[in-house]
């Protein structure tokens, strides 16, 4: 230079093909409970410009374009 795949909570993803009401899980953090204590266990709490801009559209994480990092493959 040309193709594809990935980017969403601290981590590891799921959601996206087929737009729809407050964006999800586990696992960590944190608080309680339980125990002498501490681990397991049980409850419960916070955490998000879904990579970034623009456009489409009442309405975008999901659809286009264009940009940016990661990864592979071609030349």
């Nucleotide at each position: 230079g040309c193709g594809c795949c990935c980017g969403u909570a601290g981590c590891u993803c799921a959601g996206c093909c087929u737009g729809g009401a407050u964006a999800g899980a586990g696992c960590a953090a944190c608080a309680g409970c339980c125990u002498u204590c501490u681990a397991a266990g049980c409850u419960g709490u916070g955490g998000g410009u879904c990579g970034u801009g623009c456009g489409u559209u009442c309405g975008a994480a999901u659809c286009g374009c264009a940009c940016c990092g990661g990864g592979c493959g071609c030349a």